[in-house]
RNA sequence: AGGGGAUUGGUGUAAUCGGUAGCACGACGGUUUCUGGUUCCGUUAGUCCAAGUUCAAGUCUUGGAUCCCCUG
Numbered sequence: 001a002g003g004g005g006a007u008u009g010g011u012g013u014a015a016u017c018g019g020u021a022g023c024a025c026g027a028c029g030g031u032u033u034c035u036g037g038u039u040c041c042g043u044u045a046g047u048c049c050a051a052g053u054u055c056a057a058g059u060c061u062u063g064g065a066u067c068c069c070c071u072g
Base pairs, nucleotide, nucleotide: 001071002070003069004068005067006066007065010025011024012023013022019055026044027043028042029041030040048064049063050062051061052060
């Protein structure tokens, strides 16, 4: 320099043809317990950034960022 891939709550991971962003763990509050753990109930918090298309974008288009791989 060229090509390919990845980015979603604190962490991991889904979302089909564009149509309410789920699940698990964690954290917090409660329950239970002599205490802790376990159990059960509830809460918490997210689409890498900026634009475009659309009634509607995690998904499509353009540009950018970070990381990984391949070629030279």
Overview: Transfer RNA from a Phycisphaeraceae bacterium, 72 nucleotides, folded computationally. It matches the Rfam family "tRNA". Gene Ontology term of the family: triplet codon-amino acid adaptor activity. Its mean pLDDT, the model's own confidence on a scale to 100, is 81.